[in-house]
RNA sequence: CGGGACGUGGCGUAGUCUGGUAGCGCAUCUGUUUUGGGAACAGGGGGCCGCGUGUUCAAAUCACGCCGUCCCGA
Numbered sequence: 001c002g003g004g005a006c007g008u009g010g011c012g013u014a015g016u017c018u019g020g021u022a023g024c025g026c027a028u029c030u031g032u033u034u035u036g037g038g039a040a041c042a043g044g045g046g047g048c049c050g051c052g053u054g055u056u057c058a059a060a061u062c063a064c065g066c067c068g069u070c071c072c073g074a
Stems, first nucleotide, its partner, number of pairs: 001073007010026004020057001028044005050066005
């Protein structure tokens, strides 16, 4: 320098193809249970999707640019 993949709550991920008010697991908080801890059960909080612009009635999803991580090539 060229090509490719990825970026979503604290962590790990689904959703992108086929645009329509973002879900799951773990963790965390509260309650019940327990002498306590742990475990189990019930309930709650936390992300508007790496950044910007555009297209559209509507963008995590489509287009373009940029940033970061990883891989391949030179």
Predicted 3D model of a 74-nucleotide RNA (transfer RNA) from Palpitomonas bilix. It matches the Rfam family "tRNA". Rfam's curators write: Transfer RNA (tRNA) molecules are approximately 80 nucleotides in length. Its mean pLDDT, the model's own confidence on a scale to 100, is 80. A source record names the gene trnP. The RNAcentral record of the sequence draws on ENA.